[in-house]
RNA sequence: GAAGCGCGCCAGACCGCCGCUGGCACGAGACCCGAAAGGGUGUGCUGGAGGAACGUCCGGACUGCACAGGACAGCGUAGGAGGUAACACCUCUCCACCGACCAGUCGGGCAGGGCAACCUGCAAGGCCCUAAGGUGAGGAUCAGAGCAACAGAGACGAGUCCGGUGGGAGUGCCGCAAGGCAGACCAGCCGGGGUGAAACGGGCAAUCUCUACGCGCAGCAAUACCAAAUAGGCCAGCGUUGAUGUGGUUCCGCGGAGCUGGCGGGUAGGUAGCACCGAGCCGGGUGGGCGACCCCCGGCCCAGAGGAAUGGCGGUCACAUCCGGGGCAACCCGGGUGCACAGAAUCCGGCUUAUCGGCGCGCUUCACAC
Numbered sequence: 001g002a003a004g005c006g007c008g009c010c011a012g013a014c015c016g017c018c019g020c021u022g023g024c025a026c027g028a029g030a031c032c033c034g035a036a037a038g039g040g041u042g043u044g045c046u047g048g049a050g051g052a053a054c055g056u057c058c059g060g061a062c063u064g065c066a067c068a069g070g071a072c073a074g075c076g077u078a079g080g081a082g083g084u085a086a087c088a089c090c091u092c093u094c095c096a097c098c099g100a101c102c103a104g105u106c107g108g109g110c111a112g113g114g115c116a117a118c119c120u121g122c123a124a125g126g127c128c129c130u131a132a133g134g135u136g137a138g139g140a141u142c143a144g145a146g147c148a149a150c151a152g153a154g155a156c157g158a159g160u161c162c163g164g165u166g167g168g169a170g171u172g173c174c175g176c177a178a179g180g181c182a183g184a185c186c187a188g189c190c191g192g193g194g195u196g197a198a199a200c201g202g203g204c205a206a207u208c209u210c211u212a213c214g215c216g217c218a219g220c221a222a223u224a225c226c227a228a229a230u231a232g233g234c235c236a237g238c239g240u241u242g243a244u245g246u247g248g249u250u251c252c253g254c255g256g257a258g259c260u261g262g263c264g265g266g267u268a269g270g271u272a273g274c275a276c277c278g279a280g281c282c283g284g285g286u287g288g289g290c291g292a293c294c295c296c297c298g299g300c301c302c303a304g305a306g307g308a309a310u311g312g313c314g315g316u317c318a319c320a321u322c323c324g325g326g327g328c329a330a331c332c333c334g335g336g337u338g339c340a341c342a343g344a345a346u347c348c349g350g351c352u353u354a355u356c357g358g359c360g361c362g363c364u365u366c367a368c369a370c
Stems, first nucleotide, its partner, number of pairs: 001366010012317007020048007030041004050341001055351001057350005062219004074215005079093005094138001095136004104127003109122005139210002144208002146204002161193002163190002165187003171182004223272004233263006245254004278301001280300006287294002319338008
């Protein structure tokens, strides 16, 4: 320098104006909604999406219910060792396969030579070998079952198309005869041909199955607390010796079985769960380990609603691209366009998928130079 791989990072920046939302303070009151529980309204400061917040695929935390132990069923995992809270994730490693240049090998074709056989050179391409790297649902087919397109006679059980071998009719032909030849058919005897990936020998376990190991069920619409109206329920008191209600009013009527109070469960509604001192984030370590990761030290507190905030407008500068102009060129000036994928909803660790572009690092092979 060329080719091929792997990994990491960023995801426009700044300013102004107007908004949305969490927390804290002012700062106690006032007002509004509500029966209550509770919620809302001001100002200031401060926080406010992602590498995938996506999918909801896997594993956990958390919560409720269940729970003597064991087995069966069901679901899942699968080389070995390790990491981790855990995993189907990650790391190292074994095995198998893929994987470029070069080398090796085969070589259509082209050029030259030769009378020819052939020889020499170039060479598309194929095969093979492996690098970095990539892929692997990589236990078991000496338990049992199931499955296999096309081709082929036959495909999971055996089978007979051709050929061979053996037999072979009151058969045919040749021969005086002995005998020879042919022969439909039968056998299914075969290190044969042919088909095919595979033909009594194998494959597939990502078909059932077997083995080993793991798993209780449900999920934040979990769950806990506060708690109406209405309708049930329970208790107490009063009431057919007429209550409650109702028309006149210290009494008389009407009317005829309930009335009053309390308790309890559930619903609407509200609050918590829920924004986290933690499987937390950032930085450092001549700390341990091949590594995933672990350990130590220092610093930090980092979105959070509940129909669901994280936005809109303007300007400047980046970046990419197009047009015009200038310049030998690098590039400069003016104008236009674009600036991805996508958005938290209990939280965390993974995996998968989507993504305009930009930046950085490392590895392998080959070539050249020193």